[in-house]
RNA sequence: CGAGUCGGUCAGGCGGUCGCGUCACCCAGGGAUUUCCGGCUCACGCCGGGUAUGCCGGGUGCCGAGGAACGUCCGGACUCCGAAGGGCAGGGUGGUGGCUAACGGCCACCCGGAGCGAUCCGCGGGACAGUGCCACAGAAAACAGACCGCCUCAUCCGAACCGCUGGGAUGCCCAGUAGGCGGAUGAGGUCAGGGUGAAAAGGUGGUGUAAGAGACCACCAGCGGCUUGGGUGACCAGGUCGGCUCGGUAAACCCCACCCGGAGCAAGCUCAGACAGCAGGCGUUCGAGGGCGGCCCGCCCGAUGCCUGCGGGUAGAGCGCUAGAGCCGGCCAGCAAUGGCCGGCCGAGAUGGAUGACCGCCACCGCGGUGCCGGCAACGGCGUCGCGGGACAGAAUCCGGCGUACCGACCGACUCGUCCA
Numbered sequence: 001c002g003a004g005u006c007g008g009u010c011a012g013g014c015g016g017u018c019g020c021g022u023c024a025c026c027c028a029g030g031g032a033u034u035u036c037c038g039g040c041u042c043a044c045g046c047c048g049g050g051u052a053u054g055c056c057g058g059g060u061g062c063c064g065a066g067g068a069a070c071g072u073c074c075g076g077a078c079u080c081c082g083a084a085g086g087g088c089a090g091g092g093u094g095g096u097g098g099c100u101a102a103c104g105g106c107c108a109c110c111c112g113g114a115g116c117g118a119u120c121c122g123c124g125g126g127a128c129a130g131u132g133c134c135a136c137a138g139a140a141a142a143c144a145g146a147c148c149g150c151c152u153c154a155u156c157c158g159a160a161c162c163g164c165u166g167g168g169a170u171g172c173c174c175a176g177u178a179g180g181c182g183g184a185u186g187a188g189g190u191c192a193g194g195g196u197g198a199a200a201a202g203g204u205g206g207u208g209u210a211a212g213a214g215a216c217c218a219c220c221a222g223c224g225g226c227u228u229g230g231g232u233g234a235c236c237a238g239g240u241c242g243g244c245u246c247g248g249u250a251a252a253c254c255c256c257a258c259c260c261g262g263a264g265c266a267a268g269c270u271c272a273g274a275c276a277g278c279a280g281g282c283g284u285u286c287g288a289g290g291g292c293g294g295c296c297c298g299c300c301c302g303a304u305g306c307c308u309g310c311g312g313g314u315a316g317a318g319c320g321c322u323a324g325a326g327c328c329g330g331c332c333a334g335c336a337a338u339g340g341c342c343g344g345c346c347g348a349g350a351u352g353g354a355u356g357a358c359c360g361c362c363a364c365c366g367c368g369g370u371g372c373c374g375g376c377a378a379c380g381g382c383g384u385c386g387c388g389g390g391a392c393a394g395a396a397u398c399c400g401g402c403g404u405a406c407c408g409a410c411c412g413a414c415u416c417g418u419c420c421a
Stems, first nucleotide, its partner, number of pairs: 001417010012362007020064002023061005029056002032053002035050006066392001070403002073401005078264004085297004090260005095109005110124001111122004125255002130253002132249003147194002149190010161180002163177006202220006221245001223242008268319004277310006289301003326345008364389011
């Protein structure tokens, strides 16, 4: 200098003008309600003064969307139902150890795979419990196999070659003969070689055989038994013995191990206020109905009760509602995730739903012009001018994760390559 890998931060800044929302404080302002005192009235109630609460108005001040607020995919806090139990079905997870409130998350490690590497990926238990599937090709795809080929035997054919026999002939020729040889058919043996395929009964070398094969042997790989060392463990490294090796697929059904109440802030709680019942069915301890994931058992509640249909009234105010498994900094422990201690901070709580508009300067990004410098050039750096730009996207109970979207800027660590010292 180039190429890459992993992690982190920000999400424009400053100033001004006008305009919004909560909260706090102030006002001799407005008016509603509650309540106290005094006066009046037969009573209802009225008048005057004070007071608390909320509302309206005015003034001042602090604060006012996100890394994802999105998805609603997981886990919780919180609220309500459930006294609690057993079983079936259903769902979730799947190497080991740790972190956490918890999780399907995170961290570290193990194994397998990709990469020169930094790193990244993994639906990571089980195929000897069972069922299913493996197209086409191929003989055969798992209780799997004999297509080509090789060997042996039997029968038949062949006189081109070797051999044998006979005759003639210097070298050679003729005839016979199926012993060797070549071929066809059949039977048996074989799967080492070849072919098919993603995958075909372990690999290399040898012995052996009619041919051949873990049939046997040596060295390996795998599997299993016993065992040594390391590690919390998954596992890793070794020794020894042994049959000889009995496919793949569970992100197919399934088996195994562990885990699992439901519903959700429109949860739920409080206050104020209003109203209208009618009909039918079942039932009253021999029990209707209910106990909010499905079913069964069991248990509990239960009477002017429960269910169904039609009809009527209400929709207002407040709480929940933001101080937290919170954030920032330092130290300690730990490989890390994270935890402990000390110190500091308080950063929207709306409810038809607030934070917007304009102006100026600066910063950033893109395009173009131009001056200088480097360079052969392409191009790059610095300065200056002009034009344009601003992604993904907005709280609604809150938090921890995961997934998705995204303009750009910056920081750190590591790997590989090249060059220089």